[in-house]
RNA sequence: GCUGGCGUAGCUCAGUUGGUAGAGUAGCGGUUUUGUAAACCGCCGGUCGUCAGUUCGAAUCUGACCGCCAGCU
Numbered sequence: 001g002c003u004g005g006c007g008u009a010g011c012u013c014a015g016u017u018g019g020u021a022g023a024g025u026a027g028c029g030g031u032u033u034u035g036u037a038a039a040c041c042g043c044c045g046g047u048c049g050u051c052a053g054u055u056c057g058a059a060u061c062u063g064a065c066c067g068c069c070a071g072c073u
Base pairs, nucleotide, nucleotide: 001072002071003070004069005068006067007066010025011024012023013022019056027043028042029041030040031039049065050064051063052062053061
């Protein structure tokens, strides 16, 4: 330099055909226990990498850029 993939909650990841974003875990609170842990219940947590474009509507489609990974040279 070229090609491909990935970027979503603190972390690990879903999200089908474009229609108002979820799970597990972590954190907090409660129940339980002599107490802790475990278990159960609830709560909190997101500008969906950035900026534009298309659209009535974009995490999803298109372009550029940024970062990471792999391959080729």
Transfer RNA from Omnitrophica bacterium RIFCSPHIGHO2_02_FULL_51_18, 73 nucleotides, folded computationally.
Taxonomically the source falls in Candidatus Omnitrophota (Bacteria, Pseudomonadati).
It matches the Rfam family "tRNA". By type it is a transfer RNA.